[in-house]
Context: one part of a larger RNA
RNA sequence: CCACGGUUAAGGAACUAGGCAAAUUAACCCUGUAACUUCGGGAUAAGGGGAGCCCUGUAGCAAUACGGGGCCGCAGAGAAAUGGUCCAGGCAACUGUUUAACAAAAACACAUGGCUUUGCAAAAUCGAAAGAUGAAGUAUAAGGCCUGACACCUGCCCGGUGCUGGAAGGUUAAGAGGGGAUGUCAUCCGCAAGGAGAAGCAUUGAAUCGAAGCCCCAGUAAACGGCGGCCGUAACUAUAACGGUCCUAAGGUAGCGAAAUUCCUUGUCGGGUAAGUUCCGACCUGCACGAAUGGUGUAAUGAUCUGGACUCUGUCUCAACCGUGAGCUCG
Repeated sequence: CCACGGUUAAGGAACUAGGCAAAUUAACCCUGUAACUUCGGGAUAAGGGGAGCCCUGUAGCAAUACGGGGCCGCAGAGAAAUGGUCCAGGCAACUGUUUAACAAAAACACAUGGCUUUGCAAAAUCGAAAGAUGAAGUAUAAGGCCUGACACCUGCCCGGUGCUGGAAGGUUAAGAGGGGAUGUCAUCCGCAAGGAGAAGCAUUGAAUCGAAGCCCCAGUAAACGGCGGCCGUAACUAUAACGGUCCUAAGGUAGCGAAAUUCCUUGUCGGGUAAGUUCCGACCUGCACGAAUGGUGUAAUGAUCUGGACUCUGUCUCAACCGUGAGCUCG
């Protein structure tokens, strides 16, 4: 000097990002137990008390239980093992799962709810195929997507994208079709050069016919998604129930709101503290909440996150000593 372990006057979180670590509590018996609640819980809530040994009585077969008297120690659950507690809030209902070796969570899953596909040789998936899973199942089934117990609810928009349905019209491939054009050529014209050119063959090819799709017409948001601006107005002022106007597919409803979302911001007010960028309750000016990408509540649960209180303590004021083991110095 370090590691691990133990003890400590007075104080008791003043430490610190944060009570991290440590301490406290503790098993058993008796008593007692709040808010809230889904009536099950919460709950070992909280809080209070007891305990050894000897003699002896009562009940009992006994274990044991309840009495009376006495004894010892610092200490009687005499060791070890063995919950600290409470208040308030966020998130997730819950038990569970996860980054084997930096993340255990508010992430995933979940029961519940919804949409959607599928009539069985099912849809879906694997596979050039055979075949297999689905399923030795059959719509109370199976697949996909979203939500995520429960309670109260889930508003408006189908213009865009998607999906479903429709078939009148427009567009449209291969293919069908083959008017026509070109090459060649019997033959003909011409003194020649050259020109015309049937059939056939070859090359090309117009009109016309021609499906789905797209355009088009509807439906559909627990499909992907979206859910305005400006100006004026009330007999103090302020504000605007009200009016005007522009735009839109429609202009955000209920509920919540400086929030896991609020930039300005340590917003303002109240509470808690002597003092509070955190916390709790309000307000609403929502930069940029909002309804199954779910909204708002919620008992219980949580090695979850945040704030506070009591107990407790070497976390600290402020350090000291002891034990064990290293290191270092000396020998």